Notes:
This is a predicted complex of two RNAs, RNase P RNA and transfer RNA, with 433 nucleotides together. Its mean pLDDT, the model's own confidence on a scale to 100, is 76.

């Protein structure tokens, strides 16, 4: 100096005015805080909340190399197998095709238990030519998967060398490759080395099998208060009791089914503001929170000391205007909360890595 | 705010366990009519909402984004 590769952070900044929601006060005016890294998509997971106390089975989804984290996750560290780059580094839905089933269109001769279309090679038969023994052209059986043409894909192990009429794992040799078994290292996937064996295509983001995990609904979920409408029941049978009242059975209700367990008298819907201090209260924001130091571990993370409180609306606030400085400001805005994915995103800033030229 | 569903010629759609996308009614052209409609006859038109992925091969099968549309107090 040229081209790259990876990761962080940030996301206008100061003032004047006039205002919006909350909270608090000495109460009608002051103080205090006041959107995002994605508040987005809702694509995962977990609190909380209600159905039966969420427990066994079936069904239905979801995931798939190993070890760890983590509340938990399909996420996230790190390795390990493949693949791609000269390299930094980057992609990777990565259990089973030797339980079984199905599909592989077209074009081909044949598409998955194989097959003989073209060549190759033996032999017969007729006919031609030289001649007597060959050759060729036509057709007929028979052998042949090496070579040729289709097609994604040709039966699935490549180089030589023997080998045959002609060929071929048909035999040997050297390499690779799957499958058991043994060592040796590693918690593990798995590497590596040795020995034996084998020659079965491809798909499971097709059925399916293995293996973990998983009830179902979602804050418009739920609970409370007022007030209002509907529908209904409080049974049967037997035992024990003087009775009151208690057990058993039966039905009946209740989760996607079912089993089991529980209940059996209450159950279900609707409203809730009226001209203003108004949308009936809670659930709603302190919480797997969050700065800073310090341990631990390669990392994800944990752990501990110490500080801090950082929107909580409900017709729904977090703005307007002006002035000023700069690189002239993208993407885009809370709605129960929290950890992740994905996607959108103008500009800036820093950090550490790699090639290639130059120079010291 | 949460839950569910769709998307292919101009409109309204079928099919689809993966293998050259069909109809209908509109459009164009020709006939046939003095002329129009109706009727025949022929043609055109749609890479399946974008993007990647699996597989040989994708409208189907998967993921992710855009656009809609319906429930719930």
């Nucleotide at each position: 100096u040229c081209a790259g590769a990876c990761u962080g952070c940030u996301g206008g900044g100061u003032g004047a005015u006039c205002g919006c929601u909350u909270g608090g006060u000495u109460u009608u005016a002051c103080c205090a805080a006041g959107a995002g890294g994605a508040a987005a998509g809702u694509c995962c997971g977990g609190g909380c909340a209600g159905c039966g106390a969420a427990g066994g089975g079936c069904a239905g989804g979801a995931c798939a190399g190993u070890c760890g984290c983590u509340a938990a996750c399909g996420g996230c560290g790190a390795c390990c197998g493949g693949g791609g780059g000269u390299g930094a580094c980057c992609c990777u839905a990565g259990g089973g095709a030797a339980a079984g089933u199905g599909c592989a269109a077209c074009a081909g001769a044949a598409a998955c238990g194989a097959u003989a279309c073209c060549g190759c090679u033996u032999g017969g038969a007729c006919g031609g030519c030289u001649u007597u023994a060959g050759u060729c052209u036509u057709u007929c059986a028979a052998g042949u998967a090496a070579g040729g043409g289709u097609g994604a894909a040709a039966c699935g192990a490549g180089u030589g060398a023997g080998g045959u009429a002609a060929g071929a794992g048909c035999u040997c040799a050297c390499a690779g490759c799957g499958u058991g078994c043994c060592g040796u290292g590693g918690u593990g996937a798995c590497a590596c080395g040795g020995c034996a064996u084998g020659g079965g295509u491809g798909u499971a983001a097709a059925c399916c099998c293995u293996g973990u995990c998983u009830g179902c609904u979602g804050c418009a979920a739920g609970g409370a208060a007022g007030u209002u409408u509907g529908u209904u029941a409080u049974a049967u049978g037997c035992c024990u009791g003087a009775g009151a009242a208690g057990g058993c059975a039966c039905u009946g209700g209740u989760g996607g089914c079912u089993c089991c367990g529980c209940c059996a008298a209450a159950c279900a819907g609707g409203c809730u503001g009226u001209u203003u201090u108004a949308a009936u209260c809670c659930g709603c924001u302190c919480g797997a929170c969050u700065a800073u130091g310090c341990g631990a571990g390669c990392a994800a993370u944990c752990g501990u000391a110490u500080g801090g409180c950082u929107a909580g609306a409900u017709a729904g606030a977090u703005g307007a205007u002006c002035a000023u400085c700069c690189a002239a400001g993208a993407c885009a805005g809370a709605a129960c909360c929290c950890g992740g994915c994905u996607u959108a995103c103008a500009g800036g800033c820093a950090g550490c890595c790699u090639g290639a030229c130059a120079c010291a | 705010g949460g839950g569910c569903c769709c998307g292919a010629a101009g409109u309204u759609u079928a099919g689809c366990u993966g293998g050259u996308u069909g109809a209908a009614c509109g459009c164009u052209u020709c006939a046939u009519u003095u002329g129009c409609a109706a009727u025949g006859a022929a043609g055109a038109g749609g890479u399946a909402g974008g993007c990647g992925g699996u597989u040989c091969g994708a409208c189907u099968c998967c993921g992710c984004c855009c656009g809609g549309g319906u429930c719930c107090a």